[in-house]
Context: one part of a larger RNA
RNA sequence: UGACGGGGGCCCGCACAAGCGGUGGAGCAUGUGGCUUAAUUCGAUGCAACGCGAAGAACCUUACCUAGGCUCGAACGCAACCGGACAGCCCCCGAAACGGGGUCUCCUUCGGGCUGGUUGCGAGGUGCUGCAUGGCUGUCGUCAGCUCGUGUCGUGAGAUGUUGGGUUAAGUCCCGCAACGAGCGCAACCCCUGUCGUUAGUUACCAGCGGAUCAUGCCGGGGACUCUAACGAGACUGCCUGCGCAAGCAGUGAGGAAGGUGGGGAUGACGUCAAGUCAUCAUGGCCCUUACGCCUAGGGCUGCACACGUGCUACAAUGGACGGUACAAUGGGCUGCUACCUGGUGACAGGAUGCCAAUCCUCAAAGCCGUUCUCAGUUCGGAUCGGAGUCUGCAACUCGACUCCGUGAAGUCGGAAUCGCUAGUAAUCGCGUAUCAGCAACGACGCGGUGAAUACGUUCCCGGGCCUUGUACA
Numbered sequence: 001u002g003a004c005g006g007g008g009g010c011c012c013g014c015a016c017a018a019g020c021g022g023u024g025g026a027g028c029a030u031g032u033g034g035c036u037u038a039a040u041u042c043g044a045u046g047c048a049a050c051g052c053g054a055a056g057a058a059c060c061u062u063a064c065c066u067a068g069g070c071u072c073g074a075a076c077g078c079a080a081c082c083g084g085a086c087a088g089c090c091c092c093c094g095a096a097a098c099g100g101g102g103u104c105u106c107c108u109u110c111g112g113g114c115u116g117g118u119u120g121c122g123a124g125g126u127g128c129u130g131c132a133u134g135g136c137u138g139u140c141g142u143c144a145g146c147u148c149g150u151g152u153c154g155u156g157a158g159a160u161g162u163u164g165g166g167u168u169a170a171g172u173c174c175c176g177c178a179a180c181g182a183g184c185g186c187a188a189c190c191c192c193u194g195u196c197g198u199u200a201g202u203u204a205c206c207a208g209c210g211g212a213u214c215a216u217g218c219c220g221g222g223g224a225c226u227c228u229a230a231c232g233a234g235a236c237u238g239c240c241u242g243c244g245c246a247a248g249c250a251g252u253g254a255g256g257a258a259g260g261u262g263g264g265g266a267u268g269a270c271g272u273c274a275a276g277u278c279a280u281c282a283u284g285g286c287c288c289u290u291a292c293g294c295c296u297a298g299g300g301c302u303g304c305a306c307a308c309g310u311g312c313u314a315c316a317a318u319g320g321a322c323g324g325u326a327c328a329a330u331g332g333g334c335u336g337c338u339a340c341c342u343g344g345u346g347a348c349a350g351g352a353u354g355c356c357a358a359u360c361c362u363c364a365a366a367g368c369c370g371u372u373c374u375c376a377g378u379u380c381g382g383a384u385c386g387g388a389g390u391c392u393g394c395a396a397c398u399c400g401a402c403u404c405c406g407u408g409a410a411g412u413c414g415g416a417a418u419c420g421c422u423a424g425u426a427a428u429c430g431c432g433u434a435u436c437a438g439c440a441a442c443g444a445c446g447c448g449g450u451g452a453a454u455a456c457g458u459u460c461c462c463g464g465g466c467c468u469u470g471u472a473c474a
Base pairs, nucleotide, nucleotide: 001474002473003471004470005469007468008467009466010465011464012463013462015458016457019421020420021419022418023417026313027312028311029310030309031308032307033306034304035303042053043052064299065298066297067296068295069294070293076122077121078120079119080118081117082116083115084114088103089102090101091100092099106113107112124288125287127286128285129284133282134281135277136276137275138273140271145184146183147182148181149180150179151160152159153158164175165174166173190265191264192263193262195233196232197231198230199229200228201227205222206221209220210219211218236259239253240251241250242249243248315414319373320372321371322370323369324368325367331362332361333360336355337354340351341350342349343348380411385406386405387404388403389402390401391400427450428449429448430447431446432445433444
C1' cells in the first nucleotide's frame, strides 16, 4: 500500500421486510450428470455451466460409430512431361461411393487456348495446447470509482490531491484544506416513447359539400381530424413559500401533456477471475500424411434402474363446454402470402383472385351476452395406448408435425428449501418474426390487450461503496 475480520461508523441495492405470483410434489417438453452403447461427436461446470454454443440433428447438417472405397487427394495456384480426351450417353458390379466395359471423340490466327492424366511443389486435419496467443465474450457492475502532471511531505515503500463538513443516483455539486490542475469513468450529446406546432397529403384519413350502392372512403373532392415522417417548441429547481453560508432539500404550491434523471434503450472506466472460446475466424508450437486427410451407405447425436436445472399443462366453478358478438400492435410475403368458391367432421385438397404491398393477403385471445354442468377424480385434467388419415420431403422404421375416432393415467395446490417482481411493473391473454422443405417451439426475440397489491423501516441474511481500526496474510 492492499487484502481479510463471526471489528467499528456512514450509505446504497427487490438485499431483507411489506405484498403478489411461482419453483420444489404430478404428467409432459427440454438441457445436464450418470449409466448404457460399435458410437451415444465436441465444448460450457458455484454465482457468471445445465430451453447454454444449437435463430431448426429423419438424409444433409455431422465433427461420432460400422462397413465399402480414394491417395495431388473434395477445392485452388505453379512447373515439367504425356495425351485429345474429359464430360455426356449406354451397359455391368454395387447399398452408394468407387470400379470395369462400350459408344462418342477438341478448337486454333499454329504462339497457344480448353481439358484430362502422370510427376514434383504448395495440400488437408472440427487432431492437442484458451496455462503460448489475437479477436470476441461473460462477471464484479451502469457499481462510482481508477489514475496522471507539477508542487509539497517522507531516508524509502509511499502519502497528499481522492481525506474532512454538507449534498447527490453519481469522485454530483458546494464549503474548507499544501495543494493546484488534468485524464478515463458519472452526467449530457444519440435513438424510441409521452404533449403541442409547422411543412407535406398517397397507398393512410373523411368533418363539411356532391354523387352512387343491399352495403362499404366506393367515387368526385377535401387538407380539418386520425395517421404517416421530417423539422421545431417544451422541463431548466426556471417561478413561489420554508430551511440552508452555499450546493441543495421539502411542498396535496402555481403553471403544465410531462417535475425534479418524465419512462425505456444504446452506452460497461482502471482492472479481477492464468474466467470462456484453438469447434466461428485468425494464429505460435506440437502431432497425423495410402491417414488423425477425403468420398459413400447405414446407424448414432433421440439410447434409460436413476439424480438435478429450466419450462409447459394441470389439479378446476374468478372454472369447463356450446352458441352469439366486440376491440390491437409489432412484423412477414414470388417456386411467397393467399381473399373467395367447392369437397371433407377435420388436418387439408381442388379451383380461383389480388398483391413485389400504408394499396392485396396474413390480422386476435382473454372480454361481453346467453345456455348448460353443481363439487364429483367429475362435462376437471389430458398423459398413455389402439385404429384411420393429412402434409412436407428422394425417403417419416429407428426418428417429423398435424387431424379425426376411441382410450382415458398421475394429479384434489405440493416437505425441507428456494425464485421473480416496485407500475402500465407483477399477474394474465393472445399475436408476430428469425432459423426453416417439414418440424419435435411448451424455446428465443419482439408486439400489443386486460391490469393489481405492497414498501412501517434498515435490527437481521446477501452483494456493493466510503472512512477508520486490528493482523503472525501478500
A computed fold for a 474-nucleotide part of an RNA from a Rhodothermales bacterium, annotated as small-subunit ribosomal RNA, 3' major domain. The source organism's lineage runs through Bacteria, Pseudomonadati, Rhodothermota, Rhodothermia and Rhodothermales. Its mean pLDDT, the model's own confidence on a scale to 100, is 82. Its Rfam family is "Bacterial small subunit ribosomal RNA".